The RNA shown here (transfer RNA) has 71 nucleotides and comes from a bacterium.
Its Rfam family is "tRNA". From the family's description: Transfer RNA (tRNA) molecules are approximately 80 nucleotides in length. The family's RNA type in Rfam is transfer RNA.
It was read from a public genome assembly.
[in-house]
Formats: sequence, C1' cells, structure tokens
RNA sequence: GCGGGUAUAGUUUAGUGGUAGAAUGGCUGCUUCCCAAGCAGCAGACGCGAGUUCGAUUCUCGCUACCCGCA
Repeated sequence: GCGGGUAUAGUUUAGUGGUAGAAUGGCUGCUUCCCAAGCAGCAGACGCGAGUUCGAUUCUCGCUACCCGCA
C1' cells in the first nucleotide's frame, strides 16, 4: 500500500428500519447481631460525520480505532 472483518452500559455480549435487552459490575432498600450470600428496585450504552427514508443502532458512503490476510 491492497483486501476482508469488528465497533452497543465500567466489562462480556444479544438484537432488529419503528420504545435497545441480558449477564456481571455500581447505588439504594429488605433480610442478618455483623459480614458474605440471597431478594427487590434504580441509574447506566448503539465510535464520528454525511446520505437514503415518514423514521437509521440497523441500509449506503467516508473517517477513526482495533483484528486477520496479501504485498
């Protein structure tokens, strides 16, 4: 330099053109003599820009980062 792939919560991930779920972690409460465990609840996310569309996390293009292969 060329080609391909990935980008969603602090972390690991699911997901679909129409309210983004889960686990774990965090906070609060209950339970307990205390801790741990357990239970309930709360907050927390679609890499950036543009395009298509009534509507984009999803489709298209570009950029960025990472991974793989070729040279």